[in-house]
RNA sequence: UCUUGACAACGGCAAACCCGCUGUGAGGCGGGGACGCAAUGCCACGGAGCCCACCCGGUCGACGGCGACCGGCUGGGCGAGCCGGGCUACCGGG
Numbered sequence: 001u002c003u004u005g006a007c008a009a010c011g012g013c014a015a016a017c018c019c020g021c022u023g024u025g026a027g028g029c030g031g032g033g034a035c036g037c038a039a040u041g042c043c044a045c046g047g048a049g050c051c052c053a054c055c056c057g058g059u060c061g062a063c064g065g066c067g068a069c070c071g072g073c074u075g076g077g078c079g080a081g082c083c084g085g086g087c088u089a090c091c092g093g094g
Base pairs, nucleotide, nucleotide: 002094003093004092005091012037013036017032018031019030020029021028022027035081041087042086043085045084046083047082049078050077051076052075053074055072056071057070058069059068060067061066
């Protein structure tokens, strides 16, 4: 440097759920809690997803206005524990 991962060592993180704070929201932070994780450490670059706002189309409310829902565009955001990609790293084996 490449590759690999056991029920090994030192240790680490922490899903759901609950409580508090915070954000319009997706979410975030702290505490409790462990389903899991050998990169579940870091980065929104690609895809997918989610949220908010504007606009467009459709359906329904008889029509208009208006509203609800569904779909789409654009912009902004969330998420690294969805997949891929990039960067970095502990221990053991080859």